[in-house]
RNA sequence: UCUUUGGAGAGUUUGAUCUUGGCUCAGAAUGAACGCUGGUGGCGUGUUUUAUACAUGCAAGUCGAGCGGAUUAGUUGAGGGUGUUAAGUAGAGAGCAGGGGAUUUAUUCUUUACUCAAAACUUCUCACUCUUUACUAAUUAGCGGCGAACGGGUGAGUAACGCGUGGAUAAUCUACCCUUAAGACCGGGAUAACGCCUAGAAAUAGGUGCUAAUACCUGAUAAUGUUAAGAGGCGAAUGUUUCUUAACCAAAGUUGAGCUUCUGGCUCUUCGCUUAAGGAUGAGUUCGCGUCCUAUUAGCUAGUUGGUGAGGUAAUGGCUCACCAAGGCGAUGAUGGGUAGCCGGCCUGAGAGGGCGUACGGCCACACUGGGACUGAGACACGGCCCAGACUCCUACGGGAGGCAGCAGUAGGGAAUCUUCCGCAAUGGGCGAAAGCCUGACGGAGCGACGUCACGUGGACGAUGGAGGCCUUCGGGUUGUAAAGUCCUGUCAGGGGGGACGAUGGUUGAUCUUCGGAUCGGUUGACGGUACCUCCAGAGGAAGCUCCGGCCAACUACGUGCCAGCAGCCGCGGUAAUACGUAGGGAGCGAGCGUUGUUCGGAUUCACUGGGCGUAAAGGGUACGUAGGCGGUUAUAUAAGUCAAAGGUGAAAGUCCUGCUUUCAAGGUAGGAAGUGCCUUUGAUACUAUAUAACUAGAGAACAAGAGGGGGAAACGGAACUCUGGGAGUAGCGGUGAAAUGCGCAGAUAUCCAGAGGAACGCCAGUAGCGUAGGCGGUUUCCUAGCUUGUUCCUGACGCUGAGGUACUAAAGCUAGGGGAGCGAUCGGGAUUAGAGACCCCGGUAGUCCUAGCCCUAAACGAUGGAUACUGGGUAUGGGGGGAGCAUUACCUUCUGUGCUGAAGCUAACGCGUUAAGUAUCCCGCCUGGGGAGUACGGUCGCAAGGCUAAAACUCAAAAGAAUCGACGGGGGGCUGAACAAGUAGUGGAGCACGUGGUUCAAUUCGACGCAAAACGAGAAACCUUACCAGGGCUUGACAUGCUAGUAGUAGUGACCCGAAAGGGAAGCGAUCCUUUUCUUCGGAAAGGGAAGCUAGCACAGGUGGUGCAUGGCUGUCGUCAGCUCGUGCCGUGAGGUGUUGGGUUAAGUCCCUUAACGAGCGCAACCCUUGCCCUUAGUUGCCAGCGGAUUCUUCGGAAUGCCGGGUACUCUAAGGGGACCGCCGCCUUAAAGCGGAGGAAGAUGAGGAUGACGUCAAGUCAUCACGCCCCUUAUGUCCUGGGCCACACACGUGCUACAAUGGUUAGGACAAAAGGAAGCAAAGGAGCGAUCCGGAGCAAAUCCUUAAAACUAGCCCCAGUUCGGAUUGUAGGCUGCAAUUCGCCUGCAUGAAGCCGGAAUUACUAGUAAUCGUGGAUCAGCUAUGCCACGGUGAAUACGUUCUCAGCCCUUGUACACACCGCCCGUCACACCACCCGAGUUGGAUGCAUCCGAAGAUAUUCAACUAACUUGCUUCGGUAAGAAGGAGGAUAUCGAAGGUGUGUCUGGCAAGGGGGAUGAAGUCGUAACAAGGCAGCCGUACCGGAAGGUGUGGCUGGAUCACCUCCUUU
Repeated sequence: UCUUUGGAGAGUUUGAUCUUGGCUCAGAAUGAACGCUGGUGGCGUGUUUUAUACAUGCAAGUCGAGCGGAUUAGUUGAGGGUGUUAAGUAGAGAGCAGGGGAUUUAUUCUUUACUCAAAACUUCUCACUCUUUACUAAUUAGCGGCGAACGGGUGAGUAACGCGUGGAUAAUCUACCCUUAAGACCGGGAUAACGCCUAGAAAUAGGUGCUAAUACCUGAUAAUGUUAAGAGGCGAAUGUUUCUUAACCAAAGUUGAGCUUCUGGCUCUUCGCUUAAGGAUGAGUUCGCGUCCUAUUAGCUAGUUGGUGAGGUAAUGGCUCACCAAGGCGAUGAUGGGUAGCCGGCCUGAGAGGGCGUACGGCCACACUGGGACUGAGACACGGCCCAGACUCCUACGGGAGGCAGCAGUAGGGAAUCUUCCGCAAUGGGCGAAAGCCUGACGGAGCGACGUCACGUGGACGAUGGAGGCCUUCGGGUUGUAAAGUCCUGUCAGGGGGGACGAUGGUUGAUCUUCGGAUCGGUUGACGGUACCUCCAGAGGAAGCUCCGGCCAACUACGUGCCAGCAGCCGCGGUAAUACGUAGGGAGCGAGCGUUGUUCGGAUUCACUGGGCGUAAAGGGUACGUAGGCGGUUAUAUAAGUCAAAGGUGAAAGUCCUGCUUUCAAGGUAGGAAGUGCCUUUGAUACUAUAUAACUAGAGAACAAGAGGGGGAAACGGAACUCUGGGAGUAGCGGUGAAAUGCGCAGAUAUCCAGAGGAACGCCAGUAGCGUAGGCGGUUUCCUAGCUUGUUCCUGACGCUGAGGUACUAAAGCUAGGGGAGCGAUCGGGAUUAGAGACCCCGGUAGUCCUAGCCCUAAACGAUGGAUACUGGGUAUGGGGGGAGCAUUACCUUCUGUGCUGAAGCUAACGCGUUAAGUAUCCCGCCUGGGGAGUACGGUCGCAAGGCUAAAACUCAAAAGAAUCGACGGGGGGCUGAACAAGUAGUGGAGCACGUGGUUCAAUUCGACGCAAAACGAGAAACCUUACCAGGGCUUGACAUGCUAGUAGUAGUGACCCGAAAGGGAAGCGAUCCUUUUCUUCGGAAAGGGAAGCUAGCACAGGUGGUGCAUGGCUGUCGUCAGCUCGUGCCGUGAGGUGUUGGGUUAAGUCCCUUAACGAGCGCAACCCUUGCCCUUAGUUGCCAGCGGAUUCUUCGGAAUGCCGGGUACUCUAAGGGGACCGCCGCCUUAAAGCGGAGGAAGAUGAGGAUGACGUCAAGUCAUCACGCCCCUUAUGUCCUGGGCCACACACGUGCUACAAUGGUUAGGACAAAAGGAAGCAAAGGAGCGAUCCGGAGCAAAUCCUUAAAACUAGCCCCAGUUCGGAUUGUAGGCUGCAAUUCGCCUGCAUGAAGCCGGAAUUACUAGUAAUCGUGGAUCAGCUAUGCCACGGUGAAUACGUUCUCAGCCCUUGUACACACCGCCCGUCACACCACCCGAGUUGGAUGCAUCCGAAGAUAUUCAACUAACUUGCUUCGGUAAGAAGGAGGAUAUCGAAGGUGUGUCUGGCAAGGGGGAUGAAGUCGUAACAAGGCAGCCGUACCGGAAGGUGUGGCUGGAUCACCUCCUUU
């Protein structure tokens, strides 16, 4: 100095975590399409689909300076015609006059003179016209030349030397162009056009006659040409080059000028022509390398592979043919099938890569489909030809015509892709000497937001902020400086004016010229009056789209109510939706925005860069070994790989960099870089390779030892078992959880003896041994393989791995033959069970065993491929070695195996750890989400069963691993509890009461439903309550607040009428307060306003209407269980753990000890209340011992009464203290604590209560109350009367009373506590059998009021449905209350039901407890109270203990559970739907082989026929005859497209029926798996069964629990 500038993640599996792993998103892009919207311009771009069919027009012509004609115009010459002028000739005819004839007249005929005079002819003038000669200018059908092979289109085919890249051509050609050399001589015969004729509708065709050339042809000349031969040089080869000889091969003229002897010739010139050589350009051929998927395509090939020879081609070559040989290609993927034009490049990406091949450029291929050649320098030819086919059109039916994948355009297909435009002005092309002509190439314009770039739709100021909208906590906020308003600006669009560059070119005239050109003048623009410049006016004409739950920037309201809908993934929606729809607001982008499709990215999710395989998907069951891959030490050589330098190439465009340019940008343009590649040359030689030589550390061999359930064969052995025979012996045996089937009096089992049989080999035996794995176990012998150690004498890299391949391969199974004791699928029977196709039991067949042959799979596992090297240890054990003089042993081992534990390291973790899952290298196998599925189809192996190989459609957003915290277990351990046990009393049976369900009803109002609803809310339903029902009423309302208006006979009261009442009507009576003004007789009156009230209206009230799953509050429950957490620290990637575990102890996470924990909080305990003992203080209404008194009774002794004075001792009351703490003693302990004892009223929490941690149950309550939202508003509000909540076949729950003698009944006379009392408690006294009534002292209370009962004493009852029991019913009463019928309580008398202690089951209670007895209170007019809450009296029994039941706590273990076992979950069946497989067949497509037919064409052969040029003969010179070559034609042969036939293969569509699979809120049957899942599970195999599945056999641990053995760690 230059170069290098770049790599982001997120959501979703779980209760949470880490990992694996898929799915999805954010980015960029697009030849796009669709939806909504749309102002301007520039530059690009536009049938991706039917290579489908095409109307119409155009897209390739040009040259007259190659040729003969034709046509037009002009000039010139000649000729003709017509008209005309003049002159002349001529005289049809007419007129007048005269004569004559005829006639009745009129008239007619004839003739003569004069006048007028047509046509015609001759000469001349002029004009027009025709023919023709020559010339000039132009046009052009034909002959001829060049072009048409370019340019333009398309991508069907093609997997190929097609393309790309680099070579070769010593194997080639090349028109036009350039250079060089040489030449261009002499002749000839035709033929189109044209004329005539013929055929045809037409297209066209034929015959005949004429004619030209730069058309065609003979001859001459000729080499540096061609062919042949010979010789020399050179080269890596076929070869090439030089020389010699022989033979052979060319041609055309034309333009202009000049000269000239002028029908012609000569010279110069223009453009051409011929031959040869070279160049350039273009083309052909060929080679190396590269170039998609498929092996469920493995073998292919007969011109196939090669050779010789020939033919053919421009040229090599089996390109073709004849002969010969039998080769050639292929796992480095031949052949076949599918798909596809290839590339420069484009998109994406950090890159490496991946995808694509539109536009632009290069190459290729194609031109309606198939075949073929012709012409030509070049084609097998898009706008040429021939043939066949399909299709379309014309037709006179005989026959013809056509090819838009050129530009426009049309139809069709499709989601979808433009004008039947202008111009050759520019660029380029063809022809031409040139002017020029042609050019849908091209230049331009048009259409389309299709893309990209640029611009605009205005700018500044403008409020504590209008209106409207939206929200609101009603205060406000937001839209929002946004608008309005004020002041400006003027891009674009609009109007007016000017107005290009592109033409420095082309062309033409003149002049000059060095002949190249120069100068001057004229002329030439489609775009286009366009770009651009300028003037004018005016904010005027110009903004939308998507989104707002997270990813992902942006939030509220209303509507809806698992509906409607949204959705990329996760997921939203079931009445408060930021997720649907709308609105307001906001976010993003902006003439666009969004959606859809596709590609890359993210995805390191096929991993070269850059992944993995113990348990997540993934190591082949094992070994041997082929190809291949990789390979020890030293040296030399070579230089293939490798490295370096140089050269060539890598087209242009594009990308990138730097300039310039359009005002910027996009765009354009110039230069550079890059293009990582290939080729050539030269060099380097470390490594790899190759070759050679050597070495010994790998490997192997030899020798000497050693251990072993290694393998094969044979022989032998004992125990047990079963069977058979015999003895002896009698009633059972056997089996199970319990039984039964079974065996047995025909003698079993048990027992003894003898015999037979088959299978397996106890102890030894061991995480011991051997083997590659599967596997191998009595003893001995024989055969045989491997391993280890030692020696270091041998070989000298001989090695490692190993796709295919081969061999072996447990169990089960198969075939054949044996054998068969035991065991034992299937099967039979017995049990169990709801069932039991099972588990259990009794039998028992295949099989298990042997021989021979198959099968080839297992959880074939260390779930861990093989080899080599390296990397701390410790310990145990098997086999060796060393070892002090020997032996043993200790010890060592730089040997080899097998285990355990562990450092570093690795791992997602668990774990692995010299036997690696560590660190590295080499080779092989395998994986890429779950399911479908190791399945279908195909192939292959097998006797079969089946094995190996191995998909897709479809479907899901997960599936999975390890670990964590819980919960759970018919897992384990520990602990506690009125949990069991030991007891007491019950419930469940009866009657009744009460509550609930159900049923009923007009209504039986509502809530509560396991424990934790059910004598619960309700601690009082006759009315009321009341919420329910029926009927009758009211509507601003029964109740609150506010506003507006009205209201003086107003408020209030209200006789009377209707009515069940509510309510409706209504006479009469009849006010008040505040304030202002006026009047006043000062009493007051009048007027106005207001308060209060009323009326009308408006806001609103009201709701026991809904939601307890929107809520607050309160409550229940686990549970008064001992737990629940935090801070800091530490451990772990993390969830989390530790602390809180462990050892003890406690009622207790109570305390102590230990301890990576140290502390702390809420709970426990304590503090509080009651009670038990003592003390102090205080004594009225309490108490009264002692003192005094009174009253009453008296048996006269006295007794009783706190009644009085008085007292405060005691009891009591109610305030404060004390007391108890394991404190003391003893034992034991480290300690905490425990046990025992003393003292004490009380002893280990003294007793009881209150007190309820974090949380659980969407537990209960919207009907206590409060409250969000929703709903009703002359009713779901409110009032009233009556009814209902009280019903009654039934079921449940809680209680009461009983069933009796521990009792009942009668009588007697004792002893409480705690409460309550004024619309109250009520005494005495009286009445009544009684309920009760009369009565009313006393008491707002330690003062008055309120019989305690059981117990006790005595009598009776005598075991009975009773003197038990009291239901039910009748009757007579009482009380409360407006009211007692539905529907109250009480009393008397009478009646006298069930019931004689209660099935399964189940409840409460551990001491002043249970049981039993009564008393009070709340509510309340009364009561259904037997309930509830309190109070006291009497007053037990029992606990050995924790095995079991239930509940709870702690630790541990397993888990597929986390809504947490009331969990999860499997399979059949039934229904719906989807895709797939098989399928009798049917219908298409592609293709192989064989064969038939055989068009056009090519080649060959042939033909007594035809034929201008040449030759020869003859000739009258016109020809004629013969002949060769050639031509044309005919015939034959070969090849040959389409087509026909036959037979295969591959691949689609449809299909009766069959099969499994997937999916689907609430279907059926069971419960297989997850816990020991209730029989541990799983793998292989066989049999069986509705189904999961069961059983047999072998294997695995990926099995819990308990015990034992071994081993390890620590001491």